[in-house]
RNA sequence: AGGGGUAUAGUGUAACGGUAGCACAUCUGACUCUGACUCAGCUAGUCUAGGUUCAAAUCCUAGUACCCCUG
Numbered sequence: 001a002g003g004g005g006u007a008u009a010g011u012g013u014a015a016c017g018g019u020a021g022c023a024c025a026u027c028u029g030a031c032u033c034u035g036a037c038u039c040a041g042c043u044a045g046u047c048u049a050g051g052u053u054c055a056a057a058u059c060c061u062a063g064u065a066c067c068c069c070u071g
Base pairs, nucleotide, nucleotide: 001070002069003068004067005066006065007064010024011023012022013021018054027041028040029039030038047063048062049061050060051059
C1' cells in the first nucleotide's frame, strides 16, 4: 500500500428490513437469627457521520478502533 473480517447493556452472545432477546453481573424484594444458595422483579445497549426506505442493528457511502491475509 491492497484485500478481508469484527464492533450490540458493566461482561459474553443472538437477532428474515417490521416491538432489540438470552445468560452472567448490578440493584430491589421474598426466604434466612445473619450471610450464602434459591426464587421473583427492575434498570441498562446497536462504533461515528450521512444516505436509501413507510420502517435500518440489518442495505449503501465515508470514517474510527481492533484482528487476519498478501506484498